[in-house]
Molecule: Pistol ribozyme
Organism: unclassified sequences
């Protein structure tokens, strides 16, 4: 110095061209290292579409729209 741990700041850490991790006190949680903000993922509920099966009801798989909520204890 860059570059990565959802984004920005700080921290806290990790690698060297690469974007991962058994790091990031120690557990815990679906909830992603911490805070604060965002609500990007994750979670509940509803709704609406594809594509499977099925005569049919229904079921299974993936996709989106809206609401709601934003790990928790501790040294």
């Nucleotide at each position: 110095a860059g570059c990565c741990g959802a984004c920005u700041a700080u921290g806290c850490g990790g690698c060297u061209a690469u974007a991962a991790a058994u790091a990031g006190g120690c557990a815990u949680u679906a909830g992603g290292c911490a805070u604060a903000g965002u609500g990007c993922g994750u979670c509940u509920g509803u709704c609406c579409g594809u594509c499977a099966u099925g005569u049919a009801a229904g079921u299974g798989a993936c996709g989106g729209g809206c609401a709601g909520g934003g790990u928790u204890g501790u040294a």